[in-house]
RNA sequence: CGGCUGAAAAGGCAAAGCCCGCGAAAGCUGGUGGCGCAAAGCUAUAGGGCCUAACUCGCACUACGUGUGCGACACGGUAGCCAGCCGCCAAA
Numbered sequence: 001c002g003g004c005u006g007a008a009a010a011g012g013c014a015a016a017g018c019c020c021g022c023g024a025a026a027g028c029u030g031g032u033g034g035c036g037c038a039a040a041g042c043u044a045u046a047g048g049g050c051c052u053a054a055c056u057c058g059c060a061c062u063a064c065g066u067g068u069g070c071g072a073c074a075c076g077g078u079a080g081c082c083a084g085c086c087g088c089c090a091a092a
Base pairs, nucleotide, nucleotide: 005090006089012037013036017032018031019030021028022027035080041085042084043083047082048081049078050077051076056072057071058070059069060068061067
């Protein structure tokens, strides 16, 4: 000095659950909590996957209504699914 490496120390992040709020929902802010994480830092406008389906469209039903059900759909989310970018410490 290096990384398809991760012993140690210091410091960092914070899953589920619970509380307040927002949202149609998925989910999210804050608090608590601590399952885990060497990128669990940033990016949702490279891209793929996954979650949701308000709106819209189609079909069916209908009490005919600003109605109900089913299906499709992201312009809504997720970076703690993959990915892209940047990066701290350090022994063998």